[in-house]
Molecule: FMN riboswitch aptamer (RFN element)
Organism: marine sediment metagenome
RNA sequence: AUCUUCGGGACCGGGUGAAAUUCCCGACCGGCGGUGACAGUCCGCGAGCCCGGCCAGCCAUGCGCCUGCCGGGUUGACACGGUGAAACUCCGUGACCGACAGUAAAGUCUGGAUAGGAGAAGAU
Numbered sequence: 001a002u003c004u005u006c007g008g009g010a011c012c013g014g015g016u017g018a019a020a021u022u023c024c025c026g027a028c029c030g031g032c033g034g035u036g037a038c039a040g041u042c043c044g045c046g047a048g049c050c051c052g053g054c055c056a057g058c059c060a061u062g063c064g065c066c067u068g069c070c071g072g073g074u075u076g077a078c079a080c081g082g083u084g085a086a087a088c089u090c091c092g093u094g095a096c097c098g099a100c101a102g103u104a105a106a107g108u109c110u111g112g113a114u115a116g117g118a119g120a121a122g123a124u
Base pairs, nucleotide, nucleotide: 001124002123003122004121005120006119012026013025014024015023027108028107029098030097031045032044033043034042040096041095048074049073050072051071052070053069054068057063058062078094079093080092081091082090100111101110102109
């Protein structure tokens, strides 16, 4: 460098209600790389979302949602104690966080998605 494969988990029980796995009480889950030692909460990345440009498209000096390409922006949450040479990563205690669309208000349901993807492994 080329190719192949892999590459996200979780609503169990109860309450209210016409209706909620969405509200309420408890429950449950944790992508990838890095870091003196194992990380949802440290440093960074990915997905998502927003804006702009171009293209495609459209009953067309306009619009430009969606799709594609390019550029930019945005993007959550932790303390205390202990062990140790070393831990915001382990142990203990108590906390906290979770895109968009749909729907009785969703981290856990359904959908875009048989998509995309940080990356991981292997072959040549």